[in-house]
Context: one part of a larger RNA
RNA sequence: CCUUCGUUAAGGAACUCGGCAAAAUAGCGGCCGUAAGUUCGCAAUAAGGCCCGCCCACAGCAAUGUGGGCCGCAGCUAAAGAAUCCAAGCGACUGUUUACCAAAAACACAGGUCCCUGCUCAAACCGUAAGGUGAGGUAUAGGGGCUGAUGCCUGGCCAGUGUCAGAACGUUAAGGUGAGGGGUGCAAGCCUUGAUCUGAAGCGCUGAUGAACGCCGGCGAUAACUAUAAUCGUCCUAAGGUAGCGAAAUUCCUUGUCGGGUAAGUUCCGACCUGCACGAAUGGAGUAACGAUUUGGAUACUGUCUCAACGAGGGACUCGGCGAAAUUGCAAGAUGAGUAAAGAUGCUCAUUACCCGUGGCUGGACGAAAAGACCCCAUGAAGCUUUACUACAACUUGGUAUUGGCUUAGGGAUAUUAUUGUUCAGUAUAGGUGGAAGACUUUGAAGCGUCGUCGUCAGACGGCGUGGAGUCAAAAAGUGAGAUACCACCCUUUGGUAUUUUUAAGUCUAACCCCAAUUCCCUGAAUCGGGAUGGGGGACAGUAUCUGGUGGGUAGUUUAACUGGGGCGGUUGCCUCCCAAAAUGUAACGGAGGCGUUUACAAAGGUUGGCUAGCUCCCGAUGGAAACGGGAGUCGUCGUGCAAACGCAUAAGCCAGCUUUACUGCAAGGGCUACAACCCGAGCAGUUGCGAAAGCAGAAGUUAGUGAUCCGACCGUAUAUGCGAUAUCCAUUGAUCAUCUUUUUUGGUGAACAAUGGUUAUUGCUUCGAAAUAGGACGGCGGAAGCUCAUCGGAUAAAAGUUACUCUGGGGAUAACAGGCUGAUCGCGCCCAAGCGUCCACAGCGACGGCGCGGUUUGGCACCUCGAUGUCGGCUCAUCGCAUCCUGGGGGUGAAGAAGCUCCCAAGGGUUUGGCUGUUCGCCAAUUAAAGCGGUACGCGAGCUGGGUUCAGAACGUCGUGAGACAGUUCGGUCUCCUAUCCGCCACGGGCACAAGAAUCUUGAGCAGGCCCUUCCCUAGUACGAGAGGACCGGGAAGGACGAACCUCUAGUGGACCGGUUGUGGUACCAACUGCAUUGCCGGGUAGCUAUGUUCGGUUUGGAUAAACGCUGAAAGCAUCUAAGCGUGAAGCUGUCUGCAAGAUUAGGAUUCAUUAUUAUAAGGCUCCUGCGAGAUGAGCAGGUUGAUAGGCUGUAGGUGUAAGCACAGUAAUGUGUUCAGCCGAGCAGUACUAAUUAGCCGAUG
Repeated sequence: CCUUCGUUAAGGAACUCGGCAAAAUAGCGGCCGUAAGUUCGCAAUAAGGCCCGCCCACAGCAAUGUGGGCCGCAGCUAAAGAAUCCAAGCGACUGUUUACCAAAAACACAGGUCCCUGCUCAAACCGUAAGGUGAGGUAUAGGGGCUGAUGCCUGGCCAGUGUCAGAACGUUAAGGUGAGGGGUGCAAGCCUUGAUCUGAAGCGCUGAUGAACGCCGGCGAUAACUAUAAUCGUCCUAAGGUAGCGAAAUUCCUUGUCGGGUAAGUUCCGACCUGCACGAAUGGAGUAACGAUUUGGAUACUGUCUCAACGAGGGACUCGGCGAAAUUGCAAGAUGAGUAAAGAUGCUCAUUACCCGUGGCUGGACGAAAAGACCCCAUGAAGCUUUACUACAACUUGGUAUUGGCUUAGGGAUAUUAUUGUUCAGUAUAGGUGGAAGACUUUGAAGCGUCGUCGUCAGACGGCGUGGAGUCAAAAAGUGAGAUACCACCCUUUGGUAUUUUUAAGUCUAACCCCAAUUCCCUGAAUCGGGAUGGGGGACAGUAUCUGGUGGGUAGUUUAACUGGGGCGGUUGCCUCCCAAAAUGUAACGGAGGCGUUUACAAAGGUUGGCUAGCUCCCGAUGGAAACGGGAGUCGUCGUGCAAACGCAUAAGCCAGCUUUACUGCAAGGGCUACAACCCGAGCAGUUGCGAAAGCAGAAGUUAGUGAUCCGACCGUAUAUGCGAUAUCCAUUGAUCAUCUUUUUUGGUGAACAAUGGUUAUUGCUUCGAAAUAGGACGGCGGAAGCUCAUCGGAUAAAAGUUACUCUGGGGAUAACAGGCUGAUCGCGCCCAAGCGUCCACAGCGACGGCGCGGUUUGGCACCUCGAUGUCGGCUCAUCGCAUCCUGGGGGUGAAGAAGCUCCCAAGGGUUUGGCUGUUCGCCAAUUAAAGCGGUACGCGAGCUGGGUUCAGAACGUCGUGAGACAGUUCGGUCUCCUAUCCGCCACGGGCACAAGAAUCUUGAGCAGGCCCUUCCCUAGUACGAGAGGACCGGGAAGGACGAACCUCUAGUGGACCGGUUGUGGUACCAACUGCAUUGCCGGGUAGCUAUGUUCGGUUUGGAUAAACGCUGAAAGCAUCUAAGCGUGAAGCUGUCUGCAAGAUUAGGAUUCAUUAUUAUAAGGCUCCUGCGAGAUGAGCAGGUUGAUAGGCUGUAGGUGUAAGCACAGUAAUGUGUUCAGCCGAGCAGUACUAAUUAGCCGAUG
């Protein structure tokens, strides 16, 4: 010193974020007595008060009660065993939770309400299924959501989203139907496409629904003071927040305002209402009881504090035994200033420092530990969300299969049969075409009656009855067409029948499903299994497959970059200008603007020809600023489709004529350039336009007007070319033959042949690519269109968020802290002096401006540190600067005195306690001489704290669909057993040195400390002043804080002293003594150690100075404190005071001792022993027999308080006497009884 305990004077929460911790309260003992509130149960052991031991007597069965007596400071005597009250928030309650930082306001809860579920697998859930849970339960049951006891309540909105319901219409998949088309083929056929119609859920649509997700306005005006607005107007909405509550767990501004509480109240309580941003089962607002909950207050109590002291146990320390760890580039490891990747033990300079340890402290080693968790980055990861993208499960829909019969109704198709068909004109209801001159009729014509159907209301057709022989057509008129006279093939309408198909409804039983229905069989056992019988459903269901829908239930992914950190904002391609430094080029989140086109046959293109705008002045009827005409000046100001720049009068500007070159195929050569791209282009060929012609024309005065690749769709892709063969001709070459020439080599000519190339003709094959052939599909080549691929060189056809539950890899390439640089801002000063100050710039101020200094603010930069430099405030401990708050000295004053203001010098000392808040700060209360400003990593977390900020839990308000988020609020939330190696610091030792050994006493170079202030009195009620008031200078007395020493007093402690006493053991019992219970508890207390106690200190005076004030005095005949010279002058400097100090290596001085003899001694010292006035250990000191050093003993101071035993009194507890007794640690003194014995070692030029 740490830790765990004990005690504490006076005060009593002043401590602190907060009474944290501790203390205190304490007894299911007795008696009394208990408030508000209340759900009448509680609250309640509320609170508060009294009693409690031992002995005797009485009463009582007893518990116990009553009375009397006894002792103590204290009788529930120890241990164990509630502190209480008041007020508020939240949650009703008991309960549950993050095992290991959160116990809560979170979860749960009973209660409420909504939704689903009628049982042949209920709904829901697990499972691929079988099967299982639900439940051997049945709506008073089961499942799910929200809310959260109870009392009072629960408003408006159905536009959005969701859910439920509806089915008329629209849309809609597979499937069905299959008009038509395509390919191929001789064809049959095969392949393919596919109109129309049909075709479910879903969606659209129509409603309902809030205790479903949710939402619940703005502006203006108005009353006879003002203010306010019951009122009015207007706009918007699905509707505009009702009751209640309200600066709240919600209020930013805000410490709102008022009241209460306090000396003082950012907290708290009660109100107000201006609700940034309460509000009604994401429940609203109350509420008794409850809570290790949160907040405020009070009583009691205390070492939490003022302000600390003493004591005890365990460590630390010494000795003995055993014996780790992290860490470690190296080590020969100082301070200051500077420098340096910007904070140096290691560099530079200066200073300091003999060598080595031990105990301690933590300022540094950007100490240790953990490849920073904050921040950024990564075409990193993961969790979560959703109206991101894409899938899948699941659910659902229709088709088909398993899958059958029948009936009814309806639809379609085919066949058949019947039926229908009215413009006008015309006998009259003429469907079309063709044939046709006859057809029908006793198998019953016309006519009549009646019934039915259709209908254009005129009639047509059919059935039945009657009737009993004709009716219709052809011919003429009329019509485009002529007979339903008759026949045939069709169109159209409507029926019938048959077949087939389909829809709907119903029904059947045989597939299929079920039976916890009974019996039987396998079976001699079987609640298994299979079968039989019977029953219930039933072509449904279930299952498989195709198909549409729903689908964060699940999964995989995406979610840009630049950026004076990131985010938010802005930007991203192209054009023009400046920047840009006279070639080109050139950056920035530098300064300014544009583009994503337009114009075509009546151009804004081409060509030919022509013309000159705009402005100013002057003149001219109406006539003016402005119409038109004339003149002059201006060279470009106008105009150019659009931005800007550069151009443009020969016009590129304006007008007119004719036109289409806004052409096809190429292209020498250039520019630009990483590439890919982009740009200019004479000239050639073809074809055109204009022009008499020369010529010009491949769009536009130029520079923007844009998009690679892939993909699908579209257009084109050779009839004269390619290849082969044959023939002819030509050219070249080769060799052969013939001939001419030359002496020969050679050269020329001709012939036929061969090869190559070319022309022409004929023929075969092919017609961009196919290897059996053909075609298609496909592919190649060329062209043009389709992308705000605008993140514009374009990752995909297709993509958003969140993470505080997070993770990995990296970065001081990049932020937050601190340092550094800078100094805009900030602080301070100076200059000028307009003005203020009655007058007067400067007693005191000082505008507009200017110049500096500082490095405390807010910033800028991003230089060290992200393989970690812990962050605000407080506490503790400081240290420095001075731009001085007080105290000291001075100048000025708008200084009478006193009190001030301002400036100069001055850093020695000092610079308060509380209330509120996490606060720094600030406000407030009370003091003070004063309550200074700053630096030191916003000094100080290997020193403490942890209230704030800044992990994980939870809530409110707000934002977000949501996951979640908030320099918004609120409750809660692990600070490392790092044992200190080095430097540094505080102490204490060992070694050596100090040229001879020692002991004692000293000097003081140097260093450190100290240095304070107030009040009162006297001078003196004097100077001054009208008065009120009221001094300088000088003298004295007291006090505060601070410091040192000490323990006589006071006070504390004092676990080895004394006494009292409870419970329970022991010495057999009584008595006495003793153990344990915190030293059991309680009352005292010696020494020692202490403060709250006592004593003392900062005095005095010298020297040199600061500001300032002077003397003499020139430069400068004056003046001048100065230049030479001489003075005065401060708490400051230096002495005087205190402490350390010769390692002061410059190692000092004095005195005394030892010095005659060889490797042992001298003086002296050490070991050793007894010890403490000393002490961690060393050391120091007192002693060591010639001795009082310690113990013992004796005495005594002092403490406690009258021992035991015995006697006596009393029934007993107990008392009295012997006895101010007995006992007693450390104090003082005496006394050798015991122990300090014996001995060894070191030690000199001698």
The prediction has a mean pLDDT of 81. Large-subunit ribosomal RNA, half B from a Patescibacteria group bacterium, 1246 nucleotides, folded computationally. Its Rfam family is "Bacterial large subunit ribosomal RNA". Taxonomically the source falls in Bacteria candidate phyla (Bacteria).